[in-house]
RNA sequence: GCUUUCAACAUCCCCGUUUUGCGUGGACGCUUCCCCCAAGGAGCGGCUGCGGCAGAACUGAAGGC
Numbered sequence: 001g002c003u004u005u006c007a008a009c010a011u012c013c014c015c016g017u018u019u020u021g022c023g024u025g026g027a028c029g030c031u032u033c034c035c036c037c038a039a040g041g042a043g044c045g046g047c048u049g050c051g052g053c054a055g056a057a058c059u060g061a062a063g064g065c
Stems, first nucleotide, its partner, number of pairs: 001065007013051001016058007023050004028045006
């Protein structure tokens, strides 16, 4: 250096890091439906969470060449 299997390392266990897509939760804004109002339903937008799934790159461990 290539390759295989992995996450040992972690203030119990689980969890390597970043990122992309999908899924999903939250509050907010806009539109719309219903409506006297209120309450409520639906759609969209960006923000944000997930001990959900998949992909990529990287770090590290063990083995093989």
The RNA shown here (nadA riboswitch) has 65 nucleotides and comes from an Acidobacteriaceae bacterium. It was read from a public genome assembly, where an Rfam model found it. The coordinates come from a structure-prediction model, not an experiment, and the mean pLDDT is 79. Rfam family: nadA riboswitch. A reference for the family is Chen et al. (2020), "Structural distinctions between NAD+ riboswitch domains 1 and 2 determine differential folding and ligand binding", Nucleic Acids Res. The family's RNA type in Rfam is small RNA. Lineage of the source: Bacteria > Pseudomonadati > Terriglobia > Terriglobales > Acidobacteriaceae.